[in-house]
Context: one part of a larger RNA
Order: sequence, then structure tokens, then C1' cells
RNA sequence: UGACGGGGGCCCGCACAAGCGGUGGAGCAUGUGGUUUAAUUCGAUGCAACGCGAAGAACCUUACCUGGACUUGACAUCCCGGGAAUCCCUUGGAAACAGGGGAGUGCCUUUCGGGGAGCCCGGAGACAGGUGCUGCAUGGCUGUCGUCAGCUCGUGUCGUGAGAUGUUGGGUUAAGUCCCGCAACGAGCGCAACCCUUGUCUUUAAUUACCAUCAUUCAGUUGGGUACUUUAAAGAGACUGCCGGUGUUAAGCCGGAGGAAGCUGGGGAUGACGUCAAGUCCUCAUGGCCUUUAUGUCCAGGGCUACACACGUGCUACAAUGGGUGGUACAAAGAGCAGCGACCUCGCGAGAGUGAGCAAAUCUCAAAAAACCAUCCUCAGUUCGGAUUGAAGUCUGCAACUCGACUUCAUGAAGUUGGAAUCGCUAGUAAUCGCGGAUCAGCAUGCCGCGGUGAAUACGUUCCCGGGCCUUGUACA
Repeated sequence: UGACGGGGGCCCGCACAAGCGGUGGAGCAUGUGGUUUAAUUCGAUGCAACGCGAAGAACCUUACCUGGACUUGACAUCCCGGGAAUCCCUUGGAAACAGGGGAGUGCCUUUCGGGGAGCCCGGAGACAGGUGCUGCAUGGCUGUCGUCAGCUCGUGUCGUGAGAUGUUGGGUUAAGUCCCGCAACGAGCGCAACCCUUGUCUUUAAUUACCAUCAUUCAGUUGGGUACUUUAAAGAGACUGCCGGUGUUAAGCCGGAGGAAGCUGGGGAUGACGUCAAGUCCUCAUGGCCUUUAUGUCCAGGGCUACACACGUGCUACAAUGGGUGGUACAAAGAGCAGCGACCUCGCGAGAGUGAGCAAAUCUCAAAAAACCAUCCUCAGUUCGGAUUGAAGUCUGCAACUCGACUUCAUGAAGUUGGAAUCGCUAGUAAUCGCGGAUCAGCAUGCCGCGGUGAAUACGUUCCCGGGCCUUGUACA
């Protein structure tokens, strides 16, 4: 000087407390451990691994296993020889591949012999290849403490020196934020602001948006209009600016006015010096090592989907604040051409047929759902709950057996609110209700977004956990 303390002081955080809803019990989904297996590819492992890499394993993916094949190779550059490329038929085979037959002559140049580019086949070797090992050789990227308020430097001063000072102290703040003081005076990286979005207003603009006035229609449908809404560009607006109190005349704090908004208005992006030899050699790059008729490459099938069990994360429930049936409202944000697909017809339905319109403020997906109204059920393992299983189908796709999703009929399991323990959340939040998107042929209870309805509680900081500053002890570095 740090680190540590079941030392002290001050302060903060959904850290506790006060509340609301969960998890832990059930069924299922999904990930992991374990076990099994020819293989169940590999990685991630306290917080910070476990709906994680994977924004989507039937084949492919795929790295694993079994079997069948290849050896200058699936891919790159160079050399030689031949042929144009390409297309069709056919034999063996699971395919890869091996073999047979046929059609066929483009581009540039030419001295018409040929030469060249691209492509294909054969050959020789230099070499290719490796999701093989080492993340404890590395780059890059990322997590975490933590959006915590810290981490440092120059000059000066002090100390023999390691170092100290500044950065400590008194106030204050979300903040090393600002003020005052001070052997310090300044500065840098962080904080804040600048950026995006949302909330208010103005101006400009008015189609595909909108409709107050005038006509018109089933319908903003059409004429008309650009007021309003909305859209999208530029501005305005909030700064403790004003008033009162308090404070050291300061920084600030408390209350008030005005205001759409009040003291960081809400949300996002933004992550200092560093810590964990944290994670990643399987994104990529890369040193070293290993491999080279195989640890490379191609193919078929299987596996990653196994199942006495254990754990994590979720979904659905256990019902009446509910379930069923009928009627009837109100969104936002998105996506769409090998696409979204209306209307109509058929089917109980999943869907099928047809195919209008739309590269979309125009058309489509698209029905928002909870809510509201009416009615049935009357506390039961039920008109709750839907697992499981049987049958029949639909769709995608060469192909749904291993191993897809969905539909209809039948079946109708556990479950009556969950032990010890444990998690999230402070406001348009929790809870609850649907909608969309990426990936994607098909496949979501996951993920990323969007809006609808919309609470309760916070006395307080004694305690638990984590963190910051000062101080103290130490046989630790």
C1' cells in the first nucleotide's frame, strides 16, 4: 500500500421489512446430471452452466455410430494430355459410385494449321483437408462485479524509502454531483450532457391517411375539403427559471405557483482502471503439436428423440372472480412475390378447389382476446381438469416407422392450492388477456417485440445478502 475481520462509523440497492403473484406437490414441455447404448457428437457447471451455443436434429443440418466407397482428394493455386459445355436413355447398386449407348458444338482471335477464356475428364507431384488437441500459448468477441462511482496522471510539497498528499475533512447529490475549507494546483478515463424513443404545442405538407361543413352511398363508397385525427420533417418547451421557507451570504433541501410534463419527466443505447489463467481453438483468425489410402472426403441407414432415477426453467390446471353456448365491441406493432392470399363453393373440422387484389398508410395475413349482454351448470373429481390410449383423417415434404404439426369422434389419468425451502416485482409496474416477428418446406408452452385490462404496499434500516467511503486490528501478500 492492499486484502481480510462472526471490528467500529456513515450511506445505498426489491437487500430486508410492508404487500401482490409464483416455484417447491400434479400432468406435460424443455434443458442438464446420471444410467444405458454401436452411437446416444461437442461445448457451457455457484452467483455469472442447466427453454444456454441451438433464430427451430425426420433426410440435410451432423460434428457421433454401423456398413459401403475414394485417395492430388468435396474445396484452392500451379503443370501436362484429351474433350467443348450441356442434355437424354439405360445396366448393377441402399445410395455414393462403377459401366454402356445417343444427341450436341457456343464465346474471343486467326496467317484457317491453330491459339486463348470458361467448363468437363484423365495423369504426376508440390500441396489441399481436419468441428483433431491445447481458451493454461493467443487475437477478436462476450459474461461478471456494475451503470457500482470509482480509477489514475503531470508539476509541486512531505517522507531515508516503500509511498503519501491531491482523491482526506464539513455539507450536499443518483453521482469523485456541486459548494466551502485545506500544500496543494491542474488534467485525463469514468458521472452528467450531447444520440434514439415516448409524453405537450406550433409551422409546413395531404396520399394510400382523415371527414367538421355540403351533396351521395350498404359502406369515407364517390364528388368535395385538409379543419380534426394521423402520418413525417423542422422547431418550441423544463432551466431549480419564478415565489416562500431553510441552509454558512454557498452548494443544496422542503413547500407552492404556472405548466402537457418538475427537479435525471418515463424508457433505451451507452459499461472507466481492472477482477475471475471466467467463457469461446465447434463463428472467425492464429502459434505449437498431432493426422495424411486417414483424425481427410462421399453415401445409405441409425443416433443426437434411449429411461429405475435426481435437479433447473416453463406451460396447463386443481375451478363459480369459474366452465360451456349464443350475441356484440375496442388495439398496437409487424410480415408478405418460389410470398401474403380475399370473395365464392365443398368439408363437422384440420383443410381442399378456384384465384380477385397487393412489392402494400391502398391488398392480404386479420378473428384481437380478456371485457360486456343473455342463458345453462350449483360445489361434485363435476358440464373442473385435460394427460394417456384407440380409430379415422388433413397438411408440409423424395420420405412422417424409429421421430412432425394439426383435426374429428371416442377414452377421461394425476390433480381439491402444494413440506423444509426459495424467486420476481415499487406504476401503466406486478398480475392477467390476446396479437405479431425471426428461425423456418413443415414443426414453440422457448426467444424477441406489441398493445388491452390494471392493482396492493413501502412504518422504517435492528437483522439477512451485495456494494461504496472513512477508520481500526492483523502471525496474510
This is a predicted structure of a 477-nucleotide part of an RNA (small-subunit ribosomal RNA, 3' major domain) from a metagenome. It matches the Rfam family "Bacterial small subunit ribosomal RNA". Gene Ontology terms of the family: ribosome and structural constituent of ribosome.